RNA sequence: UCCGCGGUAGCUCAAUGGUGGAGCAGAUUCCUGUUAAGAAUAAGGUUGUUGGUUCGAGCCCAACCCGCGGAG
Repeated sequence: UCCGCGGUAGCUCAAUGGUGGAGCAGAUUCCUGUUAAGAAUAAGGUUGUUGGUUCGAGCCCAACCCGCGGAG
């Protein structure tokens, strides 16, 4: 330099172009003599960046940034 894959909540991952969810972690409450375990509730996201297509983009297109793998 070129090719491929990936980047979404604190972490691990979902999500047919039509309101972005789950598990774990954290918070609060209940339970218990206390902790742990268990139960319940609520919160937590400019979907890597910037543009484009579209009535509508996490999803499609382009460039760039970062990570991994491969080729030279």
Model confidence (mean pLDDT): 80 of 100. Predicted 3D model of a 72-nucleotide RNA (transfer RNA) from a candidate division WWE3 bacterium. Rfam family: tRNA. Rfam describes the family as follows. Transfer RNA (tRNA) molecules are approximately 80 nucleotides in length.